[in-house]
Molecule: transfer RNA
Organism: uncultured Coriobacteriaceae bacterium
RNA sequence: GGGGGCGUGGCGCAACUGGCAGACGCAGGGAACUUAAAAUUCUUCGCCUUCUGGCUUGUGGGUUCGAACCCCACCGCCCCCA
Numbered sequence: 001g002g003g004g005g006c007g008u009g010g011c012g013c014a015a016c017u018g019g020c021a022g023a024c025g026c027a028g029g030g031a032a033c034u035u036a037a038a039a040u041u042c043u044u045c046g047c048c049u050u051c052u053g054g055c056u057u058g059u060g061g062g063u064u065c066g067a068a069c070c071c072c073a074c075c076g077c078c079c080c081c082a
Stems, first nucleotide, its partner, number of pairs: 001081007010026003019065001028044005046055003058074005
């Protein structure tokens, strides 16, 4: 230099061909159980807000009624070729 893959909550990892973003697990908070704890069970858990709502899938644009998904550029990591 050329080609390919990946980037989604604090972490891992889904979202089956564009149609409710965040399922599931781990971690964290609260509660039950226990003498106490562990384990287990229940529940909760992105950000902002004037509490009506708004924003959020690496960053910035584009296409579309609608984008994590398609297109372009860039950033980062990994693999292959030279």